A computed fold for a 349-nucleotide part of an RNA from an uncultured bacterium, annotated as small-subunit ribosomal RNA, central domain. Its Rfam family is "Bacterial small subunit ribosomal RNA". Its family is annotated with structural constituent of ribosome and ribosome in the Gene Ontology. The prediction has a mean pLDDT of 89.
[in-house]
Context: one part of a larger RNA
RNA sequence: CUGGGCGUAAAGAGUAUGUAGGCUGGUUUUUAAGUCAGAUGUGAAAGCCCACGGCUCAACCGUGGAACUGCAUUUGAAACUGGAGACCUAGAGUAUGGAAGGGGCAGAUGGAAUUAGUGGUGUAGGGGUAAAAUCCGUAGAGAUCACUAGGAAUACCGAAAGCGAAGGCGAUCUGCUGGUACAUUACUGACGCUAAGAUACGAAAGCGUGGGGAGCAAACAGGAUUAGAUACCCUGGUAGUCCACGCCCUAAACGAUGAAUGCUAGUCGUCGGAACGCUUGUCGUUUCGGUGAUGCAGUUAACACAUUAAGCAUUCCGCCUGGGGAGUACGGUCGCAAGAUUAAAACUC
Numbered sequence: 001c002u003g004g005g006c007g008u009a010a011a012g013a014g015u016a017u018g019u020a021g022g023c024u025g026g027u028u029u030u031u032a033a034g035u036c037a038g039a040u041g042u043g044a045a046a047g048c049c050c051a052c053g054g055c056u057c058a059a060c061c062g063u064g065g066a067a068c069u070g071c072a073u074u075u076g077a078a079a080c081u082g083g084a085g086a087c088c089u090a091g092a093g094u095a096u097g098g099a100a101g102g103g104g105c106a107g108a109u110g111g112a113a114u115u116a117g118u119g120g121u122g123u124a125g126g127g128g129u130a131a132a133a134u135c136c137g138u139a140g141a142g143a144u145c146a147c148u149a150g151g152a153a154u155a156c157c158g159a160a161a162g163c164g165a166a167g168g169c170g171a172u173c174u175g176c177u178g179g180u181a182c183a184u185u186a187c188u189g190a191c192g193c194u195a196a197g198a199u200a201c202g203a204a205a206g207c208g209u210g211g212g213g214a215g216c217a218a219a220c221a222g223g224a225u226u227a228g229a230u231a232c233c234c235u236g237g238u239a240g241u242c243c244a245c246g247c248c249c250u251a252a253a254c255g256a257u258g259a260a261u262g263c264u265a266g267u268c269g270u271c272g273g274a275a276c277g278c279u280u281g282u283c284g285u286u287u288c289g290g291u292g293a294u295g296c297a298g299u300u301a302a303c304a305c306a307u308u309a310a311g312c313a314u315u316c317c318g319c320c321u322g323g324g325g326a327g328u329a330c331g332g333u334c335g336c337a338a339g340a341u342u343a344a345a346a347c348u349c
Base pairs, nucleotide, nucleotide: 004320005319006318007303008302012317014201015200016199017198021194022193023192025088026087027086028085029084030083031082033081034080035077036076037075038074039073040072041071042070049065050064051063052062053061054060091191092188093187094186095184096183097182099180103177104176105175106174107173108172109171110154115149116148117147118146119145120144121143125136126135162169163168206247207246208245209244210243211242215241216240220236221235222234223233258316259315260314261313262312263311266294267293268292269291270290271289272288273287274286275285276284277283278281298305299304322349323348324347331342332341333340334339
C1' cells in the first nucleotide's frame, strides 16, 4: 500500500471558462511499447533459508543445495492498455421550427408615497413616549387645498412559481444581446469529462476622482431611562446609501452537500415544450426537461437523505488529521489604504 474520510463531528475552493496533466463510446485490421510465457547470459564471495557433517553440546565452523523476486539479449502470444489505418452513431456539437422567462446592457416614459418650497383657508397647538422631555409653532406651525422642485424605490400581480454559473434579478415601453427546454432526425463523426497553474465574474461594507442627495442613517449632539447607560427608547444628524469611471475580492458567498456519466419502487402537486385521444373542455392520457412534497429498497452515529441521493459504481479536481496558540507571527504576492491571500513554531491542556 492492499483498506480512512469531507450535509450537521476536522474537511467541497464563492462561481464559471479553460491550459498542462489525468481519464475517455462501438466495430474491424495491424503493431508489439506496457503485459504474459519460454530460452540464454548475468545476478562476486560471505550472510539469510534447507540438508548433512566437525569441535563432548551450543555459539562457531565446513560441504552441498536452494534462493538472489533484478537486469540484458532473444523466441513467441495478442485478450486488455498504448501506437497506426478504416468505418459507425447511442456521447458531444451543428442546422431547422415554433416556445417560455424579474437573464444582461442602454435609452425613454409613468403613477402612488415621503420631504422641501410658494400661495390660499384657518387658529393654538403639533410631535413624540410605557410616561416624558429635548424638538417645531402666534415671525402663524400642525391640519386642509392647489401648484412647483428633487431624489430614491417600484404597492397590487407575487406563488412550495420563473430566469441566471454563482453573486443575483421585480413599474411600463423600445433597441441591442447571452443562455435554456422541446420537436424534426437533416448534417459532422468521439470533436468528450475533469481541471493544478491561469483568466473572468463576484452581495454588503470600504477606498479614489467627479456628480447627486428626497427618505433612511454608522459616527456625533441633545432629551430620557438607570446606581451608572459611552446602549436599548425619543429629537436631530454627517459619512454612506444613488450615478459615472477605477479599485477592493471578502460573507452563515449555505443545499453548511465539487463537477460529470450510468444504474436503482412508487404516489401527489407545479412550471415550460411536444405527441395522442375524444365527450372539444378552465379536458384527459403519455412523454421530455425543470422545480417541490411524501415515501420503498439502500445508506446513516443519529437527525435524516432517498431518480434533484447523503443509494450502487466509474473518472478528475479541491480539502481534512486533537483543543488552544492561530487563520496569528515572519517572509512572499496583491492593494492607494483598509486589508486580502499563502501560512508556521515555541509554549500549553